[in-house]
Context: one part of a larger RNA
Molecule: large-subunit ribosomal RNA, domain IV
Organism: Cyclobacteriaceae bacterium AWD4_286
């Protein structure tokens, strides 16, 4: 100087991104234990007393009759009796998740995943679905209370509007529409005919018009717990200020409940009131939602989280501020 440990007046988080680390609690017994609550719990809630050793005593129960064991009482000794070691710190209020659980083997344990519920959706059985070229094989030695796919998350109480896009599903009248079928007609060659300009069957080749021809597409419904989307200007009431109320454009529809400065709010350390002597964090509100919102779920929620955030109480060398002592390493002299 470094580590690992002890022990420290006075004060107690003043430290620090943050009580991180340390200290504190701790066992048994007996008492008592609140809000909430899904009446199971919360709960070992918090909070309060005792604990050694002896005893001819007294009483109960057991006894292998030696005693044990437990209540009373009456003493004994220390600084200290769960005498050493070994053994929850607690409380209040909030986010998020309902809970046990699972993960990034070796920086991330979490609000992520998954879960019981709930819902769309697909398949009637050689079943969709999946793997393979096919054989075959999972599903399944199941049968719709089955299996497979996507969402969504426990339970409460709910989940609105919008099918105009985009995706699916029907539907078949009409429009387009491919090989295929058809093959009007055109050119190419040439037996022949010629007034030498040319015309030209019959093959055989080259091209091809009409008509015909499935699904798709267009078109007509229907579906949002399918992808998704859920407005703007003006003006109005007997103070002011607002605007139940009224005009007027647009759209498929113009944002219901509920919630809102939030894990979502930019301007913002928003305004108000609670905590503190002093609060960009925090907690209740308010409504001006830059840009919350209903299963991409909405709001609540008792339990439960090595979760995250604020507060308080015990405790503390974490700090005011440092000191001291022990053990190891390192340097130094020897």
């Nucleotide at each position: 100087c470094c580590g690992u440990g002890g022990c420290u007046a006075a004060g107690g988080a003043a430290c620090u991104a943050g009580g991180c680390a340390a200290a504190a609690u701790g066992g048994c017994c007996c008492u008592g234990u609140a809000a909430c609550u899904u009446c199971g719990g919360g709960a070992g809630a918090a909070g309060g007393g005792g604990c050694g050793c002896u005893u001819c005593c007294u009483c109960a129960c057991c006894u292998u009759c030696g005693g044990g064991u437990g209540a009373g009482a009456a003493g004994c000794c220390g600084c200290a009796g769960u005498g050493a070691a070994a053994a929850g710190g607690c409380c209040c209020a909030g986010g998020c998740g309902a809970c046990u659980g699972u993960u990034u083997a070796a920086c991330a344990a979490a609000a992520a995943c998954a879960c019981a519920u709930g819902g769309c959706u697909u398949u009637g059985c050689g079943a969709a679905a999946u793997c393979g070229a096919a054989a075959g094989a999972u599903g399944a030695a199941g049968u719709a209370u089955a299996a497979g796919g996507c969402c969504u998350g426990a339970c409460a109480c709910c989940u609105g509007c919008c099918c105009g896009g985009u995706g699916c599903u029907g539907g078949a009248a009409g429009g387009u529409u491919a090989a295929g079928g058809g093959g009007g007609g055109a050119c190419g060659u040439u037996a022949g005919c010629g007034u030498u300009a040319g015309c030209g069957a019959a093959g055989c080749g080259u091209u091809g018009a009409a008509c015909u021809g499935a699904a798709g597409c267009c078109c007509c419904a229907g579906u949002a717990a399918a992808c998704g989307g859920c407005g703007g200007c003006c003006g109005u009431a007997a103070c002011u200020a607002u605007a139940a109320c009224g005009g007027u454009c647009c759209u498929a529809a113009g944002g219901u409940a509920g919630c809102g400065a939030a894990a979502u709010u930019c301007c913002u350390u928003g305004u108000c009131g609670g905590g503190u002597a002093a609060g960009u964090u925090c907690c209740g509100a308010c409504c001006u939602g830059c840009a919350c919102g209903a299963a991409u779920g909405g709001u609540g929620u008792a339990a439960c989280g090595a979760u995250c955030u604020g507060g308080g109480c015990a405790c503390u060398g974490u700090c005011u501020c440092g000191g001291c002592c022990a053990c190891g390493a390192g340097c130094u002299c020897g």